[in-house]
About this RNA:
A computed fold for a 145-nucleotide RNA from Oceanobacillus chungangensis, annotated as FMN riboswitch aptamer (RFN element). Of the family's consensus pairs, 100% are formed in the model. Its mean pLDDT, the model's own confidence on a scale to 100, is 79. It was read from a public genome assembly, where an Rfam model found it.
RNA sequence: AAUUUCCUUCGGGGUCGGGUGAAAUUCCCAAUCGGCGGUAAUGAUACGAUAUCUAAGUCCGCGACCUGUAUGGUUUUCCAACCGUAUGGCUGAUCUGGUGUAACUCCAGAACCGACAGUUAAAGUCUGGAUGAGAGAAGGAAUUU
Repeated sequence: AAUUUCCUUCGGGGUCGGGUGAAAUUCCCAAUCGGCGGUAAUGAUACGAUAUCUAAGUCCGCGACCUGUAUGGUUUUCCAACCGUAUGGCUGAUCUGGUGUAACUCCAGAACCGACAGUUAAAGUCUGGAUGAGAGAAGGAAUUU
């Protein structure tokens, strides 16, 4: 330095203001938010080569929600329910101009998107499952090379 196993901690933001109405943070005007890894011509630091850190909601992949199958466990006469493990499915949205050898990432402009359940009225933003789960991040221990 790398491999494998384990432990600990961390791990999602957002309706100002106004209109209509009996009623809306749900409609209309307007406002506002952007998980994780990768990539990238930005920027920073050191520099001989170059290295390190850093930059995408709409590119590539993943996660959350919902859901199928297999299997183990618990309850049970059965049906079935719940929990765990493994493996599938489903899963939104970008263009134009500029620069340039090269940009869906830079600069400028204009767009677009957002699980399920609930609600005096339709929700990315309120309430709830959720003090949950989780992509992963950091640190530590052991192990093998």